[in-house]
A computed fold for a 1387-nucleotide RNA from a metagenome, annotated as small-subunit ribosomal RNA. The RNAcentral record of the sequence draws on SILVA. Rfam family: Bacterial small subunit ribosomal RNA. Rfam links the family to the GO terms ribosome and structural constituent of ribosome.

């Protein structure tokens, strides 16, 4: 400029619904045509020659074709038009195109970006070309064709795992862990799969298809997607209100009002975080009650409270009360523009109005009161904080060590103190301490760690010089490095969290400029690294062929006769069939005697008679080439002892399994006889070792001295030696330096440089699984679960050792005499018992506590009493004590009765007080031979009278520690002497002290008597001080002296003297510690327990029991002896509740009388043993003396359980003692009497005393013990010590396991929804187009590729179960043996 429709809407229908059909009007900025086209495409033509592989790309330019659009709203009426619309014009929004810019998306690309190699190959649209398609766009993005590439040890491909980042935690940093909030960027909306639309989706709150799951439903069909804001269920250990409000920011429509907004502002909920603030403040000492605890004095809680004076935040109650508001809107004016216009529009200005969800909230007045407002953890050590009670390896605790079995700073609880504090502890997880993965910033001879060696590819480093370049480096500019955060400086909320606002700071990357030492890389040179050429000489260096003697075995034959052989000692085993032994001769297979040497050679493994061949490497010397050609070296590849496999040969000797003998509890060992594999050759295989210098390889520095092996140089000789030296190899010693210390030290373990391997607590485990290798053995490669707080190294001090040295002891030898056997005593153990009290158990208990059990002792039983007690104080009250005596009773005791009144003070004297006694009450308390010697002191055994244990002080050593104290010698001795980085000291040794051995001197009574007198003949007496003796003081003896040995030393050996000799004997004397030895029953004593009883009195019985066993004695078994009779010599003690002469009686024990003696006087008291005599003659006795029978005597209240003795009778077993095992070195064993304590009485037992009076020691090998050095050591509770498999049992992880069952997931193949595209479209069809018939177009609808879910079939990878199964771990006392730790009993 023009046109055709379609909803809404009417009508009608289906349908439960959800909806859906059908006719029929109708608008647009929705849908179409057609006009115009600048840019853009596409075609055609002309001009340059920028470019070039001469086919085309570019660039200018003329010229065709194709491709757009919409209007709405206000206003105005000059001009046209006038009845209005309408043209116009203005404004305003919107439409079409092109063009800039901002923005933002998409798309490439380079770096960056987890773990696992037990994932090493992967990849057909796969790379990479032409051509077509397809997209907004480049591209195998898709297709045909066509080449055969591409990635991949700088880690492909698989497999697990995980949204990236700015930031957060954390650390000094470098890093290590992490991605919550906030902020960018991805992916993604119930699961997979697809397109539509549109600028933008393959779309969170859209649209089809599958599928699962919910719902609805008339069963026909339908609907849904909270990983938006609240909210529900699940699940969990755990995570908010179904709340206001668009008031502010911030978004989206719309001219605007105004709508929308779980964005977002607020508000509720949580101690979840960060901040802040409170809960009061001064003063107050009677140090109040009260709690806790005590040494009972007091301490602490604690100025804390109470009390007095003040303050008033938060809560609480009254009342005021914000700021977050400024757009916009309407309204008044004022100015500009438009206009005719002072309207009206629009623009800008200046007032007023109006908008608060939070909220009557922050916030300030006032009012009234300390008034409402403290909790958790922890107190052994790390860690700041301690003490009662309970508890009793129990209940608990524990973060790591660890705590707890009867005095728990560790468990629970008080009290008290400490940290934090509106919190506090657990738990959990990350970093940090952790240099404990080591970039910074470790290590590897022996703690974990050097590949068994070697040749090498990559790959990492590299000698001098010059010069060029500038990727590497370094230096300066620019950009980037988002905000937010982290720092720094304002600022605002009362502060502060917190919030605002400005600044710095940033590693990197990217462009750029310069600079050329170092590093790179080109280039062009050197010679010193490397290597080549020549001449030497050394070597068990490799491989092959031959040769050769000694020995073993075996055969043959001679000689020759009974054993040989093996052994700790046997036997098996060979031999009369002639073994063993000698002789000759053979035959066979192996290994090479001497040389032979921390000597040689080789990359390691490894190489040994000898010749010959063939060959590898090192070293020496002098030149002369090449010119950095080097080092090291993941992966690869050779080579590698024994063993041990395959094939085929060979075996003399040895000798795995094997048999047989022995040993043994047992012996599947150790020894002994045999003996197969194997040991030998050859070709394969295998591929490990304590393949070790437990020390990768190459180079360069860094003191020295002494061997040895090979080559040389130099002086010097006539020459050889000997000296100096150089260079390669092997070894001792050592200096710096390193180490944790042993140690290493030019042949590093030092100092540096370069490469490769390798550790990161022990165990499980070099194991499983899985892969590669291998015939197989097996080997390489290498995890987890799970359990422990340790496993180790190196050094130290110890113990120990069937390790070595030295030395000692009645330890053993050598001798006496015993015990084990017998009978008794005595004590212990079982048993028994009402009780037999209790304690000591190797030596170091067991004639021990107990130096003495009828009662008593006495502690034990049984039956009777007591109950402030048998005993002590203290308080009150009353009595003198006290002595006689009665009844009950076993007895304690009970109930009586009779005498009696004391002593001292005082004065207030008919009495009072005090001491001591005694009785009564009442309580504080007494009392316990009950437990705990493993709460203790003290005491005491033992090693051991052994000679040793220690300290200051220097020294060394990182330190435990060590020296001293060890070394020569010496000695009874850590006793001395010498020597030493020690030097001194202490306890111990020894002396000083006691007896005894000899003298000398004083003293002599009760001792003694030589001389003299007496004399009862008796030292009796007188006397006498000589002797014995007593007891004071003293002297002696010291290796002093000679001689030898020895360091000129200690010191030994001999020897004179001398009583005594080498500590003269002989005691007392007991380091430092061991044994949780002994002892609570001697005697303190802490806790406990008891308190009409576990205490205390008393009676009776018991400790004395008795099938047994042990220990220690005593007597014997007889002749060296028994009995009988005679006779001779001790020393030491003891005696008044005593010892007792003497005298007398008894057979006798002892009776009766008694002098004397308080003790050198008197007594106990005769000492035996000996010696003289004489009987007895070898036996169960003239031996032994048990037992038993009778009579008896002594003690004592009492001899029945339960004494001793004595006489007469009786007259066991025992004829010298098995294995075994004990004392004893000289006046000792061995015998023989004697005394003493306890004791009323009792001794074979204890303690002492003397008499007689021996043997034997050759030595230090063995047995025991003990000191001292040194050595191993997996002990340290110290060998009675650790400690290993096996098997039985419990449990826990875990591999295998017929299979079972999920997850992912590869590969064929079936099948294939929606959808795009592509084709077909016979059916359908409004816009164009037409000649009116159609035509174009389109669409349903068909097919075709592709495809999701879903199937089949076959595989992978992972996970869960599973009968058995196998290994491993753990566990208070289980079994069987001892494998290793010492020489561990066989290294």
């Nucleotide at each position: 400029u023009g046109g055709a429709a379609c909803a809404a809407c009417a009508u009608c229908g289906c349908g439960a619904a959800a909806g859906c059909g059908a006719u029929g009007c109708u608008a647009a900025u929705a849908c179409c045509g057609g006009a115009u086209a600048a840019c853009a495409u596409c075609g055609a033509g002309a001009u340059u020659u920028u470019u070039u592989u001469u086919g085309g790309a570019g660039a200018u330019u003329u010229u065709g074709a194709u491709c757009a659009a919409a209007g709405g709203c206000c206003g105005c009426c000059u001009c046209u038009g006038a009845u209005u619309u309408a043209a116009g014009c203005g404004g305003u929004u919107g439409u079409u195109u092109a063009a800039a810019g901002a923005u933002g998306a998409g798309u490439c690309c380079g770096c960056g970006u987890a773990c696992c190699a037990u994932u090493a190959g992967c990849u057909a649209g796969u790379u990479g070309g032409u051509g077509g398609g397809g997209u907004a766009a480049a591209g195998g993005c898709c297709u045909a064709c066509c080449a055969a590439g591409g990635c991949a040890a700088c880690g492909a491909u698989g497999g697990u795992u995980a949204g990236c980042u700015g930031g957060u935690c954390u650390g000094a940093g470098a890093g290590g862990a992490u991605g919550a909030u906030c902020a960018g960027c991805c992916a993604c909306a119930c699961u997979g799969g697809a397109a539509c639309u549109g600028a933008c989706a393959c779309a969170c709150g859209g649209u089809c298809c599958a599928g699962a799951c919910u719902c609805c439903u008339a069963c026909g069909g339908g609907a849904g997607g909270c990983a938006g804001c609240a909210g529900u269920g699940a699940g969990g250990a755990a995570u908010u209100u179904u709340g206001c409000g668009c008031a502010a920011u911030g978004g989206g429509g719309g001219u605007a009002a105004c709508c929308c907004u779980g964005a977002c502002g607020c508000a509720g909920c949580a101690a979840c975080g960060c901040c802040g603030c409170g809960u009061g403040a001064g003063u107050g000492a009677a140090g109040a009650a009260g709690g806790c605890u005590u040494u009972c004095g007091g301490g602490u809680c604690g100025u804390a409270a109470a009390g007095c004076u003040c303050u008033g935040u938060c809560a609480a109650g009254u009342g005021g009360g914000a700021a977050g508001a400024a757009c916009g809107a309407c309204u008044u004016g004022g100015u500009a523009u438009u206009u005719a216009a002072u309207a009206g529009a629009u623009a800008u200005u200046a007032g007023g109005u109006u908008u608060g969800a939070c909220g009557g909230u922050a916030c300030c007045a006032c009012u009234a009161a300390a008034g409402g407002a403290a909790g958790c953890a922890c107190c052994g050590g790390c860690u700041a904080a301690c003490u009662c009670c309970g508890u009793g390896c129990c209940a608990g605790c524990a973060g790591c060590c660890g705590c707890g079995g009867u005095a728990a700073c560790a468990c629970g609880g008080g009290g008290g103190g400490u940290g934090c504090a509106a919190g506090c502890g657990u738990u959990a997880u990350u970093c940090g301490g952790a240099a404990u993965u080591a970039u910074u910033g470790g290590g590897c001879g022996u703690a974990a760690a050097g590949g068994g060696c070697g040749c090498g590819c990559a790959g990492g480093c590299g000698g001098u010089u010059a010069u060029g370049c500038a990727a590497g480096u370094c230096a300066g500019a620019u950009g980037u490095g988002a905000a937010a955060g982290c720092c720094c400086g304002g600022g605002g909320c009362u502060c502060a969290a917190c919030c605002c606002c400005g600044g710095a700071a940033g590693a990197g990357c990217a462009u750029u400029u310069g600079a050329a030492a170092c590093g790179g890389u080109a280039u062009a040179a050197c010679u010193u690294g490397a290597g080549u050429a020549u001449g030497g000489g050394a070597g068990a260096g490799g491989g092959a062929a031959g040769u050769g003697g000694a020995a073993u075995u075996c055969c043959u034959g001679g000689u020759g006769u009974a054993g040989a052989g093996g052994u700790g000692a046997a036997a098996u085993u060979c031999g009369u069939a002639g073994a063993u032994a000698u002789c000759a001769g053979g035959a066979g297979g192996a290994a090479c005697a001497c040389c032979g040497g921390u000597g040689g050679c080789g990359a390691a493994g490894g190489c040994g008679a000898c010749u010959u061949c063939c060959u590898g490497g090192a070293c020496c010397a002098a030149u002369a080439c090449u010119g950095a050609c080097g080092c090291u070296g993941a992966g690869g590849c050779g080579c590698g002892a024994a063993g041990g496999c395959g094939u085929g040969g060979g075996u003399a000797g040895c000798a795995a399994a094997c048999a047989g003998g022995a040993u043994u509890a047992g012996a599947u060992a150790c020894c002994c006889u045999g003996g197969u594999a194997g040991u030998c050759c050859a070709c394969g295989c295998a591929g490990u070792a304590a393949a070790c210098g437990u020390u990768g390889u190459u180079c360069a520095c860094u003191a020295g001295g002494u061997g040895u092996a090979g080559c040389g140089g130099g002086u010097a000789u006539u020459g050889a030696c000997c000296c100096c030296u150089g260079c390669u190899g092997u070894g001792c010693c050592g200096u710096a330096g390193c180490a944790a210390a042993c140690g290493c030290a030019u042949u590093a373990a030092g100092u540096g440089a370069a490469c490769c391997g390798c550790c990161u607590g022990g165990g499980g485990a070099g194991u499983a699984c899985g892969a590669u290798c291998g015939c197989a053995a097996g080997a390489u490669u290498a995890a987890a679960a799970c359990u422990c707080a340790a496993a180790g190294g190196a050094a130290u001090u110890g113990a120990c050792g069937g390790g070595g040295g030295c030395c000692c002891g009645c330890g053993c030898a050598a001798g006496c005499g015993g015990u084990g056997g017998a009978g008794c005593a005595u004590g212990u153990g079982g048993u028994u018992u009402a009780a037999u009290u209790c304690g000591a158990c190797g030596c170091a208990a067991c004639g021990c506590g107990a130096a003495g059990a009828a009662c008593c002792u006495u502690a034990c039983c049984u039956g009777g009493g007591c109950u402030u007690g048998a005993c002590a104080u203290c308080u009150g009250c009353g009595g003198a004590a006290u002595a006689u005596u009665u009844u009950a009773g076993a007895a304690a005791u009970a109930a009586g009765a009779u005498a009696g009144u004391g002593c001292c003070u005082g004065u207030u004297u008919a009495c009072a007080g005090g001491a001591g006694c005694c009785g009564c009450a009442a309580g504080a308390c007494a009392g316990g031979u009950g437990c705990u010697g493993c709460a203790u002191g003290g005491c005491u055994g033992u090693c051991g009278u052994c000679a040793g244990c220690u300290c200051g002080u220097g020294u060394c050593g990182u330190g435990a520690g060590a020296u001293g104290u060890u070394g020569g010698g010496u000695u009874a001795a850590g006793u001395c002497c010498c020597g030493c980085a020690u030097c001194g000291a202490g306890c111990g040794c020894a002396a000083c002290c006691c007896c005894u051995a000899u003298c000398u001197u004083c003293a002599g009574u009760u001792a003694c008597c030589a001389u003299c007198a007496a004399u009862u003949c008796g030292g009796u007496u007188g006397g006498g001080g000589a002797c014995u003796c007593u007891g004071g003081a003293g002297a002696u003896a010291c290796u002093g002296c000679c001689c030898c040995g020895g360091u000129u030393a200690a010191c030994g050996g001999g020897g004179a003297g001398g009583a005594a000799g080498g500590u003269g004997g002989g005691g007392a004397u007991g380091a430092c510690g061991u044994c949780a030895a002994g002892u609570c029953c001697u005697c303190a004593u802490g806790g406990c327990c008891u308190u009409u009883a576990u205490g205390u009195c008393c009676a009776g019985g018991g400790c004395u029991a008795c099938a047994c066993a042990c220990g220690u004695g005593c007597u014997a078994c007889a002749a060296u002896g028994g009995g009988u009779u005679g006779u001779a010599c001790a020393a030491a003690g003891g005696g008044u509740a005593g010892c007792g002469a003497c005298c007398u009686c008894g057979c006798g024990a002892g009776g009766g009388g008694g002098a004397g003696c308080c003790a050198a006087u008197c007594u106990c008291a005769u000492a035996a043993a000996g010696c003289a005599a004489u009987c007895c003659u070898c036996a169960g006795u003239u031996c032994g003396g048990a037992u038993u029978g009778g009579a008896g005597u002594c003690u004592g209240c009492a001899a029945c359980u339960c004494g001793a003795c004595u006489c007469c009778a009786u007259g066991a077993a025992g004829u010298u003692g098995g294995a075994a095992u004990c004392g004893c070195u000289a006046g000792u064993a061995a015998u023989c009497g004697u005394g003493g304590a306890u004791c009323a009485g009792c001794a074979u037992g204890c303690c002492a005393c003397g008499g007689u009076g021996a043997a034997u020691a050759c030595g230090u090998u063995c047995c025991c013990g003990g000191g001292c050095c040194u050595u191993g050591u997996a002990c340290a509770c110290a060998c009675c010590g650790c400690c290993c498999g096996u098997c039985a049992c419990a449990c826990c992880a875990u591999g295998a396991g017929a299979g079972u069952u999920g997850a992912c997931u590869g590969u064929a193949c079936c099948a294939g929804a929606a959808g795009u595209u592509g084709u077909u479209g016979g059916g359908g069809u409004a816009a164009c187009c037409u000649u009116c018939g159609g035509g174009g177009g389109c669409c349903a609808g068909g097919c075709a590729c592709c495809u999701a879910a879903g199937g089949u079939a076959u595989g992978g990878u992972u996970g869960a179960u599973a009968a058995u199964u196998a290994g491993g771990g753990u566990g208070a006392a289980g079994u069987c043996g001892u494998a290793a730790c010492a020489a561990g009993g066989u290294a």